A computed fold for a 1470-nucleotide RNA from a metagenome, annotated as small-subunit ribosomal RNA. The RNAcentral record of the sequence draws on SILVA. Rfam family: Bacterial small subunit ribosomal RNA. Its family is annotated with structural constituent of ribosome and ribosome in the Gene Ontology. Its mean pLDDT, the model's own confidence on a scale to 100, is 83.
RNA sequence: AGAGUUUGAUCCUGGCUCAGGAUGAACGCUAGCGGCAGGCCUAAUACAUGCAAGUCGAACGAAGCAGCAAUGCUUAGUGGCGCACGGGUGCGUAACGCGUAUGUAACCUGCCCUUUACUGGGGGAUAACUUCGAGAAAUCGGAGCUAAUACCGCAUAAGAUAGUAGAGCCUCAUGGUUCAGCUAUUAAAGAUUUAUUGGUAAAGGAUGGGCAUGCGUCCAAUUAGCUAGUUGGUAGUGUAACGGACUACCAAGGCUACGAUUGGUAGGGGGUCUGAGAGGAUGGUCCCCCACACUGGUACUGAGAUACGGACCAGACUCCUACGAGAGGCAGCAGUAGGGAAUAUUGGGCAAUGGACGAAAGUCUGACCCAGCCAUGCCGCGUGCAGGAUGAAGGCCCUCUGGGUUGUAAACUGCUUUUGACAGGGAAGAAAUACACCAUGCGUGGUGAGCUGACGGUACCUGUAGAAUAAGCACCGGCUAACUCCGUGCCAGCAGCCGCGGUAAUACGGAGGGUGCAAGCGUUGUCCGGAUUUAUUGGGUUUAAAGGGUGCGUAGGCGGUUAUCUAAGUCAGUGGUGGAAGCUAGCAGCUUAACUGUUAAACUGCCAUUGAUACUGGGUAACUUGAGUUCAGAUGAGGUAGGCGGAAUUUAUAGUGUAGCGGUGAAAUGCUUAGAUACUAUAAAGAACUCCGAUAGCGUAGGCAGCUUACUAAACUGAUACUGACGCUGAGGCACGAAAGUGUGGGGAUCAAACAGGAUUAGAUACCCUGGUAGUCCACACUGUAAACGAUGAUUACUCGUUGUUGGCGAUAUUACAGCCAGCGACUUAGGGAAACCGUUAAGUAAUCCACCUGGGGAGUACGUUCGCAAGGAUGAAACUCAAAGGAAUUGACGGGGGUCCGCACAAGCGGUGGAGCAUGUGGUUUAGUUCGAUGAUACGCGAGGAACCUUACCUGGGCUAGAAUGUGAAGGAAUGUAUUAGAAAUAGUACAGUCAGCAAUGACCUGAAACAAGGUGCUGCAUGGCUGUCGUCAGCUCGUGCCGUGAGGUGUUGGGUUAAGUCCCGCAACGAGCGCAACCCCUAUUGUUAGUUGCCAGCACAUUAUGGUGGGGACUCUAGCAAGACUGCCUGCGUAAGCAGAGAGGAAGGAGGGGACGACGUCAAGUCAUCAUGGCCCUUACGCCCAGGGCUACACACGUGCUACAAUGGCGCAUACAGAGUGUUGCGAGCUAGCAAUAGCAAGCCAAUCACAAAAAGUGCGUCUCAGUUCGGAUUGGGGUCUGCAACUCGACCCCAUGAAGCUGGAAUCGCUAGUAAUCGCGUAUCAGCAAUGACGCGGUGAAUACGUUCCCGGACCUUGUACACACCGCCCGUCAAGCCAUGAGAGUCGGGGAGACCUGAAGACAGUGCUCGUCACAGAAGCUGUUUAGGGUAAAAUCGGUAAUUAGGGCUAAGUCGUAACAAGGUA
Repeated sequence: AGAGUUUGAUCCUGGCUCAGGAUGAACGCUAGCGGCAGGCCUAAUACAUGCAAGUCGAACGAAGCAGCAAUGCUUAGUGGCGCACGGGUGCGUAACGCGUAUGUAACCUGCCCUUUACUGGGGGAUAACUUCGAGAAAUCGGAGCUAAUACCGCAUAAGAUAGUAGAGCCUCAUGGUUCAGCUAUUAAAGAUUUAUUGGUAAAGGAUGGGCAUGCGUCCAAUUAGCUAGUUGGUAGUGUAACGGACUACCAAGGCUACGAUUGGUAGGGGGUCUGAGAGGAUGGUCCCCCACACUGGUACUGAGAUACGGACCAGACUCCUACGAGAGGCAGCAGUAGGGAAUAUUGGGCAAUGGACGAAAGUCUGACCCAGCCAUGCCGCGUGCAGGAUGAAGGCCCUCUGGGUUGUAAACUGCUUUUGACAGGGAAGAAAUACACCAUGCGUGGUGAGCUGACGGUACCUGUAGAAUAAGCACCGGCUAACUCCGUGCCAGCAGCCGCGGUAAUACGGAGGGUGCAAGCGUUGUCCGGAUUUAUUGGGUUUAAAGGGUGCGUAGGCGGUUAUCUAAGUCAGUGGUGGAAGCUAGCAGCUUAACUGUUAAACUGCCAUUGAUACUGGGUAACUUGAGUUCAGAUGAGGUAGGCGGAAUUUAUAGUGUAGCGGUGAAAUGCUUAGAUACUAUAAAGAACUCCGAUAGCGUAGGCAGCUUACUAAACUGAUACUGACGCUGAGGCACGAAAGUGUGGGGAUCAAACAGGAUUAGAUACCCUGGUAGUCCACACUGUAAACGAUGAUUACUCGUUGUUGGCGAUAUUACAGCCAGCGACUUAGGGAAACCGUUAAGUAAUCCACCUGGGGAGUACGUUCGCAAGGAUGAAACUCAAAGGAAUUGACGGGGGUCCGCACAAGCGGUGGAGCAUGUGGUUUAGUUCGAUGAUACGCGAGGAACCUUACCUGGGCUAGAAUGUGAAGGAAUGUAUUAGAAAUAGUACAGUCAGCAAUGACCUGAAACAAGGUGCUGCAUGGCUGUCGUCAGCUCGUGCCGUGAGGUGUUGGGUUAAGUCCCGCAACGAGCGCAACCCCUAUUGUUAGUUGCCAGCACAUUAUGGUGGGGACUCUAGCAAGACUGCCUGCGUAAGCAGAGAGGAAGGAGGGGACGACGUCAAGUCAUCAUGGCCCUUACGCCCAGGGCUACACACGUGCUACAAUGGCGCAUACAGAGUGUUGCGAGCUAGCAAUAGCAAGCCAAUCACAAAAAGUGCGUCUCAGUUCGGAUUGGGGUCUGCAACUCGACCCCAUGAAGCUGGAAUCGCUAGUAAUCGCGUAUCAGCAAUGACGCGGUGAAUACGUUCCCGGACCUUGUACACACCGCCCGUCAAGCCAUGAGAGUCGGGGAGACCUGAAGACAGUGCUCGUCACAGAAGCUGUUUAGGGUAAAAUCGGUAAUUAGGGCUAAGUCGUAACAAGGUA
């Protein structure tokens, strides 16, 4: 000191969370020792038991005991002192309670100290005791005896108290003080024994208190008014003392926005924790103060109490009881119950310190000193140290014959002994009092010897043996140090935040390993910090939360220049105080530390006093620049009231006129033959003011627009004179304040919520249309809100420029133009800002004042209050819930946004599909099984370029288990062939023949035990490789360096042209480059050249019925190698260029000549684990393997792709012409023969430019059919055959005869194609025994039509724009309803709390009065009685706070509910 988390990424705002420290803590796991400290935070709940305050015989009598006695001891009682201290708790208290500083001239003070004076003489009782009595007891009563330092007179008495009249001095006022007078009143106690001690009065001191005052001291304004003893006065009462403290009378005051009153909460401080500090939180232990003692009240005694272990009364509770009556108070120490997450022993001792009493010894002391329990905290120590590699075993991991890690760790060797165990020694804390002696006038001091230890035989020291007695907890995805395997499979679970888990989890659980801390470690709670996230230090308000709608103005805050006085603020010095402890520093003591002691510093504060006077404040005097007044000028939709005007609209009337008008995307409702609309004329009404008219004007804002009149306000400019700080801001307050709305009364043309109708639509309570009422207008009165916006408060000063405009001035030439002031705009420098942007009209730099903000939602809601006629406004929460919500900008994607461009995309054409029959694939259904995959485009004649068996993966049945295949392989055997049995076959067996090559070693082949490697078309294409489809042969996709930006990113790649093209050119903060495009490759079109067989044959020969058949030839065709050729090269035009155009020239070919191969970065978790390969998982007498049969060929149906057709551009018959590319020896098969034919028999040639398949077909010629379900069409079916093959039943193809279905050109819709293309015609090949091929892939023959063009549909490219999308529009997202859960509001009521007031009653006590009775009798006084006051009790009503409640309201949350689609794009009505 920061970090994580909003996004695809970025910057910012902003909340949430974490890392730190602390704790009177608790819980979980664990635990060796010691020191020091701490230990009911909850029930101020209730308490059994014991103890916590007594002491004095040197005050007194008496009794008892001991003693012969003298005398001594003990003590119930009287008496004295103490019990008001010490100890506990924090209920109450928001207060002079506490803190601090003062005052007391308004007071008291036992014991203690100092000083002065005195202590004479009497009296009557009473407890104890004795006796009688009452009672269960507690206790009480009557009678009798007695003492005192108990009680009461008398004497004396002042410097005391009271009264009275003087003088001096002093103080802030009342007043105080000193001096000397007079009058009156008031004291005492003895004890013991010669020295003290006690007593009385007075003064002073010390100590302790009382009272009063200044300042400080929590939250709420959804608490704004409170107060009758209240505020003051006079006179009294009362008190130690002042005082409305109390009483009587008089006056009407007192407190409050600087927060009274009310409500809530709370003991306060020194301090403690945290923090850099300022602060924030807190007040346990220790110290000081206060309050309390079962609850409430009251007094007594006393120096002191309204008294914790005293009293009285009332109440609640508990106990006892003989029911009449009594007893009690742990918030003392222990302890118990209860409550609670939770907090200890019914211990020892007065040895020390302190206290009470006492002359003292001493007694008492749960204060205190110690011990016990508890890891509750802090501190310290230990659990060993060194060596030791074969890097052992075991564990874990891996690429697994091996390696890594645990790990020098262990074993083993040596060493040490803290701690623990045992043994021995063994403290300090203790010195006094008292006693003795000495000194001393008295207090007292000194010396001496001796006594006293709970803790405790403890601390500590020494010795002995021995590594011996001693390590855990949490974590390991990021934050945050630390990683692998297995298990699990959105399950179980984790989680502080983000988030992990759906079959390869470093995040769950376990293990190995590691990291951190360590006798502890984690978790939970709470506080501070981080959080500058309440901001004084130290924040903000255009768009993130946040400027009041505007003005005037009160209080308040702030305030120009000069001089002077003052000294309140301010600053400095000094004095007092700021208790101790604590904190900090030094030193010291426990072995160290914690802890403790001591010294210092500090205590940032308060008070007093002295001084300074710059600044602020106050007083006085002046000034003019702030502000204002005056005069002049000109300005404007500024305001209010009145008058006037024309156009338009609607209506009415009249006229002309006839069938429609109106309205829309299209319509309809509506109006109209009773005459509309249209046109004309006249009239009426109300409202609004065309053009001018604008980043023009005016106004504080809202707002203001025809013309004109009256009244009125204002800023501005210029000028002189005047006033002399009169100023700025402005909480409350007052006024104004659009539209809508409300009330009353008018008015009502237009427009138009509601409403009605018509459309649209799935619906349409909307958008559109036709109507239409409030309202819109006026007057008066309310309302008081708006995106009341510049989303930007007011005022003042300062800070570069350019330009336009309004008003005025200057200067005028009236138009030019240096300049000045006040406005309204645009651009921009510095600067600012998260950026967008702002930028003299600041969002810059400063100052003053006001207002407002502090995560999103809940919510501007609820309750309360207040305003309002109402609607509603103002003020304004909480529970609960989320980890975000948000701003600006970036890149994409998208848009029923825009621009540009392309494509058989549309259009223009040609031919199809969709209808029929059949073929084939798919879905569905069926089935034992109909194996599997492919599913929009990008599946569906696809994998499959050949399912009868095989294939085959499926089903049924029969079989095998190291297995059907391959390799190594001991051993054996030639291999092999033939026959045969069972069986469906697989398989199992039988018989016979055979006896390999080689000289040999050995080899080939067959069988083959054991073993090692099996096998799987089982799953996952969402674990993968490879391959493929698609966008798309679309023109794009990127990089380096530089530059711009805080950054994501941008630039380059955009722009202007051009191209098929990011093709090229020009421009440019870019300059270059890469992958793509193009080219290089192949086929084809032309020519040349080389070569000339199997191809060819012009010329020359030969031969044939005929034929390149033969000799020969290379001319031609052809074959197949090599070259040439095309490049906008030439011309014209346009253009800067690139390039484009031209039926141009030339050329076989012209602008890429035609075609192919070739597919950028990437997208679709696209397809394929069933081609193959492969991780992981799964099966192993089966999910493997063999065999037979069946199935993949099923069939109500739906879809895709095709074939054949529907006919005359045709069918049929006969004749006849012209290809290319292929294939062939298990083959192609000429030819001949047989058959109607499929084919069969015989058979030439050919391993192919040689032979064969092979006939090309459409075409052409001739003939026939004549528009019909036909001489079209050929499905279907019957019969007979052929071929292949172990085998054509399921389930082949072909041939012949017969049969002769649907179909007469195909709805909505939809597909292909731009030239040798479409269309049409045939031929070949792969697979293959054969074939379901009409498929696929090739080949050639014949051979068109059309394209104006880019508005529209689809797809794509680039630029731009909007966005709340980024899984990217198949996106996002809103509201009702339905379901569950949660908290909250209202609620007939109901239950409870607190306090005040009213009335009734009223204990004890106190005060006052009285006085039959008592009394020490003119007294004092007591009982009694009466009155006042009052705790408590009761009555009644109202208010207030809280709990609960049928029902009800909205809100929040919850993977996959319903209905729509409101918002985000022009979101489809901005």